[in-house]
RNA sequence: GGCGGCGUAGCCAAGAGGUAAGGCACCGGUCUGCAAAACCGCCAUUCGCGGGUUCAAGUCCCGCCGCCGCCU
Numbered sequence: 001g002g003c004g005g006c007g008u009a010g011c012c013a014a015g016a017g018g019u020a021a022g023g024c025a026c027c028g029g030u031c032u033g034c035a036a037a038a039c040c041g042c043c044a045u046u047c048g049c050g051g052g053u054u055c056a057a058g059u060c061c062c063g064c065c066g067c068c069g070c071c072u
Base pairs, nucleotide, nucleotide: 001071002070003069004068005067006066007065010024011023012022018055027041028040029039030038048064049063050062051061052060
């Protein structure tokens, strides 16, 4: 330099055009003499950044950034 994959909450992670599942953690509650455990609830006006397409983009297209791999 070329090619490919990945980037979603504090962490793991689903979602493949119709408006963000689930788990862990944190926080609040119930319970308890106090805790732990258990159970219930809450937590991403936004998906790496910037553009484009579309009535509508986490999803498709382009560029850039970062990580991983392959080729030279």